[in-house]
RNA sequence: AAUAGAGGCGCAGCUUUCAUCAGUAACGGAACGGAGGUCGCCAAAACCGUGGAACUUCCGCGAAAGGGAAUGCUGCCGAAGGAAAUAUCCGGCAAAUGUUUUCUGGUCGCCGCGGUGAACAGCCCUGCGACUGUCAUCUUUAAUGAGAUGGAGUGCUAUU
Numbered sequence: 001a002a003u004a005g006a007g008g009c010g011c012a013g014c015u016u017u018c019a020u021c022a023g024u025a026a027c028g029g030a031a032c033g034g035a036g037g038u039c040g041c042c043a044a045a046a047c048c049g050u051g052g053a054a055c056u057u058c059c060g061c062g063a064a065a066g067g068g069a070a071u072g073c074u075g076c077c078g079a080a081g082g083a084a085a086u087a088u089c090c091g092g093c094a095a096a097u098g099u100u101u102u103c104u105g106g107u108c109g110c111c112g113c114g115g116u117g118a119a120c121a122g123c124c125c126u127g128c129g130a131c132u133g134u135c136a137u138c139u140u141u142a143a144u145g146a147g148a149u150g151g152a153g154u155g156c157u158a159u160u
Stems, first nucleotide, its partner, number of pairs: 001160005008077001010076005016070003027060005036048003040093003080104009105132006112125001114124003134151007
């Protein structure tokens, strides 16, 4: 340097089903109201509006996306996730995607009037704790193994 592997409620994606979203939004009607309104936000354009806008209430009708659970399949073990900068797209911001740098071994739980979200779910983030894998050092066991401390995945193991 190349190839192949290991960690385990392992990571990510897709399909299907179910619940939730929600008796919500939109639409239709009525009342009130009295000049604004228009599908991420601001602006512009255009359009709608005193032949009655927005808001609010009632009646009728009545979703979907995202997120969740389960099953199956696919790709994998920096799998993947976060932060910053930058590029594309845009009138600008955001979002999405790519690149570079940087942080995190993995899983779980808890705290937070944190962010997102309809949500007490889930996700993201700071901190803490537990379990677990790996390597190094030391101690211990006849050995298998066990214990303590510490490190990080560009790491670890095997082969060439």
Molecule: Lysine riboswitch aptamer
Organism: uncultured Acutalibacter sp.